This is a predicted structure of a 476-nucleotide part of an RNA (small-subunit ribosomal RNA, 3' major domain) from Picea glauca. Rfam family: Bacterial small subunit ribosomal RNA. The full RNA is in RNAcentral, with records from SILVA.
Context: one part of a larger RNA
């Protein structure tokens, strides 16, 4: 110099306290352990693995198992032979892949050749989701969006190094002022992007409708006033005031203001840790395999169940749950797609079949809410697993293993032990809705959008993490 201390000082963080709502008890979901298996492919193991890699395993996907097959190969150059490619037909088979028959002879023709393609051989290659993340590249993850990493010159010290960067103050900040053998400077902080709040300008069609006509309907003339959408500017900077302070940087209240001291949110992640994670995205050294560790197919497995974690959903009810009827979003998808309207089905759905390549057609119902009615504390009209039968849809094919629908069954569960977990305002909690992946969906998951909309907290004793200073060390 570092580390580290159940030394010491200051400081920050939903760290704790204050409060809300949960997990841990029950069902089921999907994930891991372990068991099991022919095989449950493989990776991720405290925080930083465990609805993780996978934005979507029935086949396929698939790497894994069994069984059939195949050896210049499923793919790539090179080389030589042939046959144009390409269609139909029997046959053997689970299927790949084997056999037999036939049709077809195409382009350029200088009669040598030659592109595409298929076939057969012989090598040189190819394949490799096979090892090794402790051989690597690239990427990520964590400490932490914390405020830290350093450098040149100058001085100090024999050095190893130190100063700067420490110190008084003050931020969210090594942020700023002031001191000071230090003086600058660099990557970090902040700005400089995006998006949301607020005015103006402009631009008015598929959007909008004051006020004048019309209509079932902003449907139609019509209008650029609101809305709303794209754009371009403004705007806020402690700018002002008043008290604080060191006349300083600040910091407390207050007017104006849509917005006030970083206005809310995202993007953005220094120097480095931790031989972290990833040879299975891909690339890549160096082993290994070369009738197999390649490579084709059919069935299975990845979905198995004495159990044990961790993360959801749904629930135990009246702040509810069932009926009937009324109202209000926002951000989005759509042509091999979205599918109105009308007919049929109690339903899933299924018929026809308009518009729409979208501010214009659609998906489209928003739902919690409000009004009315009923149930009156019951395992209930609560809860909905579990089952059974009888449909629908997608698809070559829903038995291993699919999602919905009607219909009947009606388990646990009466707020959950030690114990842990988010969360400081339009959050938390709560209601729906969209989208990627995708034929179909195992989506209670993920990533977004709006509705409705709360309680503490003006405290830093304690627990956890972290910063700066400064003590002790047999530690490096």
């Nucleotide at each position: 110099u570092g580390a580290c201390g159940g030394g010491g000082g200051c400081c920050c963080g939903c760290a704790c306290a204050a409060g809300c709502g949960g997990u841990g008890g029950a069902g089921c979901a999907a994930g891991u352990g372990g068991u099991u298996c022919a095989a449950u492919u493989c990776g991720a193991u405290g925080c930083a693995a465990a609805g993780c890699a996978a934005a979507g395993a029935a086949c396929u996907u698939u790497a894994c198992c069994a069984g059939g097959g195949c050896u210049u190969g499923a793919c790539a150059u090179g080389u030589c032979g042939u046959g144009a490619a390409u269609c139909c037909u029997c046959c053997c088979g689970a299927a790949a892949g084997a056999g037999a028959g036939g049709a077809g002879u195409g382009c350029c023709u200088u009669c040598g050749a030659u592109a595409a393609c298929g076939c057969a051989g012989a090598c040189a290659c190819a394949g490799g989701u096979g090892g090794u993340g402790c051989a690597u590249g690239g990427u990520u993850g964590u400490c932490g969006u914390u405020a830290g990493c350093u450098c040149a010159u100058g001085c100090c010290g024999u050095a190893a190094g130190g100063u700067g960067u420490u110190g008084g103050g003050u931020u969210a900040a090594g942020u700023c002022c002031c001191g000071c053998a230090a003086c600058g400077a660099g990557c970090g902080c902040a700005a400089c992007c995006c998006u949301c709040g607020u005015g103006u300008u402009u631009a008015g069609u598929u959007g909008c409708c004051a006020g004048c006509a019309u209509u079932g309907a902003g449907u139609u003339u019509g209008g650029a006033a609101c809305c709303c959408u794209g754009a371009a500017c403004a705007a806020a900077u402690u700018g002002u005031u008043g008290g604080u302070g060191a006349u300083a940087a600040g910091c407390c209240g207050g007017a104006g203001g849509a917005a006030g001291g970083u206005g809310a949110g995202g993007a953005u992640g220094a120097c480095g840790u931790c031989a972290a994670g990833u040879c299975a995205u891909c690339a890549u050294g160096c082993c290994c395999c070369u009738u197999a560790c390649a490579c084709c197919c059919u069935g299975g497995g990845c979905g198995a169940c004495a159990c044990a974690c961790a993360u959801g959903c749904u629930a135990c009810a009246a702040u509810g749950a069932c009926c009937a009827g009324g109202a209000c979003a926002a951000a989005g998808u759509g042509u091999c797609a979205c599918g109105a309207u009308c007919c049929c089905a109690c339903g899933a759905g299924g018929g026809c079949a308009a518009g729409c390549u979208a501010a214009c057609c659609u998906c489209a119902a928003a739902a919690a809410c409000c009004c009315a009615g009923c149930c009156u504390c019951a395992g209930u009209u609560c809860g909905g697993a579990u089952u059974a039968c009888a449909g629908g849809c997608u698809g070559c094919a829903a038995c291993u293993c699919g999602c919905c629908u009607g219909c009947a069954u009606g388990a646990a569960g009466c707020c959950g032990g030690a114990a842990u977990c988010g969360c400081u305002a339009g959050u938390a909690a709560u209601c729906g809705u969209c989208g990627a992946u995708c034929a179909u969906c195992c989506a209670u998951a993920c990533g977004g959008c709006g509705g409705u909309g709360a309680a503490u907290c003006u405290g830093u004793u304690c627990c956890c993490g972290g910063g700066c200073c400064u003590u002790g060390u047999a530690c490096a």